[in-house]
RNA sequence: GGAGUUGUAGCUCAGUGGUAGAGUAUGGGAUUGCAAAUCCUAUGGUCCGGGGUUCGAUCCUCCGCAACUCUU
Numbered sequence: 001g002g003a004g005u006u007g008u009a010g011c012u013c014a015g016u017g018g019u020a021g022a023g024u025a026u027g028g029g030a031u032u033g034c035a036a037a038u039c040c041u042a043u044g045g046u047c048c049g050g051g052g053u054u055c056g057a058u059c060c061u062c063c064g065c066a067a068c069u070c071u072u
Base pairs, nucleotide, nucleotide: 001071002070003069004068005067006066007065010024011023012022013021018055026042027041028040029039030038048064049063050062051061052060
């Protein structure tokens, strides 16, 4: 230089055009002699940035940015 994959909650990841979710972590509560474990509950998101298509975009498309893989 060329090709490809990925980018979503603090972290690990789902989400195939119609109000963005789980696990874990964190706060509170229940339970316990105390803790751990378990259960309940709450909090937490400019969906990497910017255009385009569409009534409507995390999703399709284009250009960037970043990480990773292959190749020369």
Transfer RNA from Ascobolus immersus RN42, 72 nucleotides, folded computationally. Lineage of the source: Eukaryota > Ascomycota > Pezizomycotina > Pezizomycetes > Ascobolus immersus. It matches the Rfam family "tRNA". The family's RNA type in Rfam is transfer RNA.